[in-house]
RNA sequence: AUACGAGUUUUCUAGGGUUUCCGCGGCCAAUUGCCGGACUGGUCCGAGAGAAAACGGCAGCUUAGUGCUGUUACACGGAAGGAUAAAAGCCCGGGAGAA
Repeated sequence: AUACGAGUUUUCUAGGGUUUCCGCGGCCAAUUGCCGGACUGGUCCGAGAGAAAACGGCAGCUUAGUGCUGUUACACGGAAGGAUAAAAGCCCGGGAGAA
């Protein structure tokens, strides 16, 4: 320097914004209307480097069974850009870069 590999999914959390919806607040005589996410919230989105679980992988044992045990390491990280209504530890990305 190059190649391969460092598994997948679900639930949750950090976090996220707002005509996706609800709620809340304001305007209005009133509302099925308009405005507001420098509105706490519910729904919603949501982590490679966060949590838990299931499955899978690998190794060994086995009474050979849809079985049992162990293991599944490490991981600092922009800016720009993209999607969605909009944004984000989402995607880009175990990227660029750094050590």